Annotation:
A computed fold for a 1481-nucleotide RNA from an uncultured bacterium, annotated as small-subunit ribosomal RNA. RNAcentral holds the sequence, with entries from Greengenes and SILVA. Its Rfam family is "Bacterial small subunit ribosomal RNA". Gene Ontology terms of the family: structural constituent of ribosome and ribosome. Model confidence (mean pLDDT): 84 of 100.

[in-house]
RNA sequence: AUUGAACGCUGGCGGCAUGCUUAACACAUGCAAGUCGUGGGGCAGCAGGUCAGACAAUCCCUUCGGGGUGCGUCAGGCGCUGGCAACCGGCGGACGGGUGAGUAACACGUAGGAAUCUGCCCAGUAGUUCGGGAUAGCCCGGGGAAACCCGGAUUAAUACCGGAUACGCUCUACGGAGGAAAGUGGGCCUCUGUUUCAAGCUCACGCUAUUGGAGGAGCCUACGUCCGAUUAGCUUGUUGGUGGGGUAAAAGCUCACCAAGGCGACGAUCGGUAGCUGGUCUGAGAGGAUGAUCAGCCACACUGGGACUGAGACACGGCUCAGACUCCUACGGGAGGCAGCAGUGGGGAAUAUUGGACAAUGGGCGCAAGCCUGAUCCAGCAAUGCCGCGUGUGUGAAGAAGGCCUGCGGGUUGUAAAGCACUUUUCUGAGGGAAGAAAUACUCAGGGAUAAUACCCCUGAGGGUUGACGGUACCUCAGGAAUAAGCACCGGCCAACUCCGUGCCAGCAGCCGCGGUAAUACGGAGGGUGCAAGCGUUAAUCGGAAUUACUGGGCGUAAAGGGUACGUAGGCGGUCCGUUAAGCCGGAUGUGAAAGCCCCGGGCUCAACCUGGGAAUUGCAUUCGAUACUGGCGGACUUGAGUCUGACAGAGGGAAGUGGAAUUCCGGGUGUAGCGGUGAAAUGCGUAAAUAUCCGGAAGAACACCAGUGGCGAAGGCGGCUUCCUGGGUCAAGACUGACGCUGAGGUACGAAAGCGUGGGGAGCAAACAGGAUUAGAUACCCUGGUAGUCCACGCCCUAAACGCUGAGAACUAGCCGUUUGGUUCAUUAAGGAACUAAGUGGCGAAGCUAACGCGUUAAGUUCUCCGCCUGGGGAGUACGGCCGCAAGGUUGAAACUCAAAGGAAUUGACGGGGGCCCGCACAAGCGGUGGAGCAUGUGGUUUAAUUCGAUGCAACGCGAAGAACCUUACCAGCCCUUGACAUCCCGGGAACUUGGUAGAGAUACCUUGGUGCCUUCGGGAACCCGGUGACAGGUGCUGCAUGGCUGUCGUCAGCUCGUGUCGUGAGAUGUUGGGUUAAGUCCCGCAACGAGCGCAACCCUUGUCCCUAGUUGCCAGCGAUUCGGUCGGGAACUCUAGGGAGACUGCCGGUGAUAAACCGGAGGAAGGUGGGGAUGACGUCAAGUCAUCAUGGCCCUUAUGGGCUGGGCUACACACGUGCUACAAUGGCUGGUACAAAGGGUUGCAAGCCCGCGAGGGGGAGCCAAUCCCAUAAAGCCAGUCCUAGUCCGGAUCGUAGUCUGCAACUCGACUGCGUGAAGUCGGAAUCGCUAGUAAUCGCAGAUCAGCAAUGCUGCGGUGAAUACGUUCCCGGGCCUUGUACACACCGCCCGUCACACCAUGGAAGUUGGCUGCACCAGAAGUGGGUUGCCUAACCCGUAAGGGAGGGCGCUUACCACGGUGUGGUCAAUGACUGGGGUG
Repeated sequence: AUUGAACGCUGGCGGCAUGCUUAACACAUGCAAGUCGUGGGGCAGCAGGUCAGACAAUCCCUUCGGGGUGCGUCAGGCGCUGGCAACCGGCGGACGGGUGAGUAACACGUAGGAAUCUGCCCAGUAGUUCGGGAUAGCCCGGGGAAACCCGGAUUAAUACCGGAUACGCUCUACGGAGGAAAGUGGGCCUCUGUUUCAAGCUCACGCUAUUGGAGGAGCCUACGUCCGAUUAGCUUGUUGGUGGGGUAAAAGCUCACCAAGGCGACGAUCGGUAGCUGGUCUGAGAGGAUGAUCAGCCACACUGGGACUGAGACACGGCUCAGACUCCUACGGGAGGCAGCAGUGGGGAAUAUUGGACAAUGGGCGCAAGCCUGAUCCAGCAAUGCCGCGUGUGUGAAGAAGGCCUGCGGGUUGUAAAGCACUUUUCUGAGGGAAGAAAUACUCAGGGAUAAUACCCCUGAGGGUUGACGGUACCUCAGGAAUAAGCACCGGCCAACUCCGUGCCAGCAGCCGCGGUAAUACGGAGGGUGCAAGCGUUAAUCGGAAUUACUGGGCGUAAAGGGUACGUAGGCGGUCCGUUAAGCCGGAUGUGAAAGCCCCGGGCUCAACCUGGGAAUUGCAUUCGAUACUGGCGGACUUGAGUCUGACAGAGGGAAGUGGAAUUCCGGGUGUAGCGGUGAAAUGCGUAAAUAUCCGGAAGAACACCAGUGGCGAAGGCGGCUUCCUGGGUCAAGACUGACGCUGAGGUACGAAAGCGUGGGGAGCAAACAGGAUUAGAUACCCUGGUAGUCCACGCCCUAAACGCUGAGAACUAGCCGUUUGGUUCAUUAAGGAACUAAGUGGCGAAGCUAACGCGUUAAGUUCUCCGCCUGGGGAGUACGGCCGCAAGGUUGAAACUCAAAGGAAUUGACGGGGGCCCGCACAAGCGGUGGAGCAUGUGGUUUAAUUCGAUGCAACGCGAAGAACCUUACCAGCCCUUGACAUCCCGGGAACUUGGUAGAGAUACCUUGGUGCCUUCGGGAACCCGGUGACAGGUGCUGCAUGGCUGUCGUCAGCUCGUGUCGUGAGAUGUUGGGUUAAGUCCCGCAACGAGCGCAACCCUUGUCCCUAGUUGCCAGCGAUUCGGUCGGGAACUCUAGGGAGACUGCCGGUGAUAAACCGGAGGAAGGUGGGGAUGACGUCAAGUCAUCAUGGCCCUUAUGGGCUGGGCUACACACGUGCUACAAUGGCUGGUACAAAGGGUUGCAAGCCCGCGAGGGGGAGCCAAUCCCAUAAAGCCAGUCCUAGUCCGGAUCGUAGUCUGCAACUCGACUGCGUGAAGUCGGAAUCGCUAGUAAUCGCAGAUCAGCAAUGCUGCGGUGAAUACGUUCCCGGGCCUUGUACACACCGCCCGUCACACCAUGGAAGUUGGCUGCACCAGAAGUGGGUUGCCUAACCCGUAAGGGAGGGCGCUUACCACGGUGUGGUCAAUGACUGGGGUG
């Protein structure tokens, strides 16, 4: 884009189309093929007429008894007229209408052909004569339920038959022979005749024979027409001939005989599927798909067979037989065929009315009128499609209300609505109103025919009638915005965005994918977008898809080169000349139906639609021409190819022989305890003498060195030496043949290893196997043994990563450097060369190619020829079938199902039990610890009313917490409050505030006392308190995976990037890599890079040296004084303090290095290569940590998840872990004496001296807002003494008791002190931590928090003060380069197979069932052909007749044959206990 569609939601009108795609399933009912009385006998029914009869209205007459008339009624006669049931006869039922089952075929399409038939129609020719015998109907009789049938009698014809005639016709032996017919209707009286009638004449319609035409039909041929080779051979009337038969007609169409053909890889046969075409849909086209409606052809008519009739059928609404089904039945027997139009059931996702009319168009019959016509024309139903119209138009801002959103300002719906003004297509009502109709009849005129003015026919004029649709189209009037909008979508593709709900649920989804609490993706809403009387969905076809590639693809690595060669068919093929004209090219003619498509017009108001003309129909055929190319034929050529001569290299192949080294075994000698083997071992061998060593022998296999990106071969492959046989190649120069060539489907041959068969052989090696190890296991890797096999001969197998993952051949397109084998030339003392050339074999590389990698004269470049192969992954190289094989197996080779990928190349990372370089207390070397004990502390776990919460590998665990008895506090229990403890606004009142008392656990409640403040323009105002109302407060409630901020970590690791340029299709690369060097991407050099930024370093603080300045509270060298204390005077030197400065920069020297950067050493210096320490943390990573520091989105609570109070808990305790303290002792403990710091803190404070207390502490209070006073005695150390290796004079837990201090309060639950008690512990398993110098270790001091303190923690300070580093193999972490990768959530990755479970499709399977079909046989209805001795027999013949003959019928029989049956095969499908693998979860 499209559809004969269906489904969902919705639905105003009209026009034009279309409407069982499924069950060729079954059908109730009605209708769909009749007509002709001008063929006929007739006349049942109808109408008319007529005849007679009965009754009889009315009227007349009446003698009143009745008579006449006779409307009308009843039954009847007459076929007389109109007509006509049934019947005989004619024509038509072979058309029209339906369907697509079958059919892969001369069925269809295109173009041709010859051996034919043809009713009605047209034209021509010639006829239309004389006779005859039947028969239906009707009638009578009979049978039957019916359908229907039988017998008898009688009868007509345009029914049937015979004779005559025969221009033409048919047959022929060329003499001849054979063969027709039908009349009917109208008119007329001129002629004949008998007035009429009839004959006759004439007209019309018919009939017969024949010729031709038109149209129709039959037959034949070429070409075209789906899939399957897992269908490869098929065929016996088969192929041809002769003869007979047969047909309308050619022909094996049929039969007999003869011959043995015919078809097939250019796909026969078989299987599957299918009506074919014009066209239709799509597409730029080429193509692909399709074959509804319309048109042409074919086939079919319940299924199968058969013929009859006929011009035509093997016949949809005919016959007959068989079968299935349905119906009727009196059970004997009958009837039926909607794939005609409606309609019904059924099937189905799904497809209409049991309508009207013959008015038109057409058909049948008829002279005609006319009849019939479910053909057809109309109407009905259906948005099924196409087309058109409408659902209003203008104005209208207060931008209404409502809805939705909101950043609360507003925005949006939205000029949309309302309102105002208008219009009336639609709609409703009324009125008017076309076209579709032409006629035939009839009248008149003219013409034809005729004897004719009748009749009839033709033409013209007049003229009557005829409309289903139809209440039509269309027009006019009136009314009134009145009657009329939905559907889908809004994450990307793809136009259109927000809110709410939901919370991996519910759901969505075409693909990718959405949904796990902020969903533009689910559902709803608002808004928007797109279409619109429709819109979506589903299904289907084409397109996009160059994704089957003819146009127009590929095969080194993505799927794809056959393992290799030879070669058949086929395809393709060098140079020149001639010829031909098949291909190819051009012209003409015929055809290519119509419709459709396209163009130009016309008609419906437009359009759809209809209609006129044209173009097109790319094709086929015939014919004429052209001759370049291809082909055919003929002739020639030498360059392709080949042959000969001469050389050359070679693991080319086959056979025979032969050699040495080594291994093993055997024999002998020497010799003694081990050997062997491994990472280490063991199994094994060995005192019965091994291994080792020497000599001799045997046997088999393989051929070291040479040896080489060397050689040879088609590939597989080939390696000692010699001989024989043999294939191929190369070179040089000539000679010869003359295109002999290339490729190669099938085919044939070769084809590693393993394997198989038979027979040998068997040293070594070695599947299987055994043992030993390894291991969690170890059916492995390692070891000791060891059988097939490996070897030979012969025969199979036929596969490999059979690889250059690159088919063969030919030509062309830069080079450079090796190497092998020839040749030529040059040069040459040489064993050493150079150039060129040919054939091989390698490396690099230009153009070009390639997705890239790469290839690049040995192409993967540019071209040509031929072959093979590919078309998403898995299933699967599997199954089934075929072929091959002894087997193993090979070859050919699917499908169901399943996935949204599988894959290639390259890129950046990450990773590696990959590589290289380098670093770090990373290891190593050391020192001290932890892990064991007791205690402290944190965590887990458990417990609990609660043990609040967070932190969880490194990077949680003496962490948040620099202080949990109350408070803190977030937890629990109980008691209370509800605008609230806190903020803003409003209203009312009151200063605020405060004393005391009572109740209560307290919050709180009540009572009570004092108090009237500040500003003021005198109205009031500000702060504060109380009460009230509602907005709101409040939340340590949730989400650190919604966030900000802050922090940890890799890591103080040296990295992370950018601009421009360049390279690359691109991701990206380059820079940043490389060579050095550094602590460092630090610096230097080089370089398609040049620069730059964040990091590094430096700048900052501190410490180490010196100088300057300044000296109080600090200092004191010198001077003086002294209470002996820098205390005082004084000093400004020193220390120190705190401001400023100097100093260090690889600056200097030597060496190394590229002369660089830099490194090493040295000098000087307080300090030397960053002097030590700190602060400082790039881009980023870990959804790392924190919503409980703070802030914050969303959600949640609102008399509670908020707030207050009391008490409890966070301090629990079987246990586990982390971090510490104290120890286990003598380098020590204890006692006594004695020395030396730094840095801090102090007014709610630090507190001296003094007094009391054993002590904690108390009393008291000088001094100090601090270089002044205080905390404050530093400790280890040193000097003495004691202890003597002991669970101790070690160790101090635990417990008892008595106290001190803080505090409202030490019970849960503080610290400290005295006395007493005196546990574990004797140096710590596996494992593990810190530290490289003023460091570790060890010793004490101070501070923050703090009423006090669980501090052994943390942060600082100083004192004493080591050991060790060979080195970078290993462990851990990190940096750079490189490599591999199937990883990218990035190795804590990815991922394989079994097993278990569930589901799905599928293979095998004893079989079972069904369909189709081959062969053989049986059988044989109806029918047709043949035969016929039985029976019957009107026409013709013979005969006076009887009778006979010819012919015919029935019956019987025979050939063919449908259904059916038997046997045996093939094939397909379904199913099957069990079983195999596969897929998904």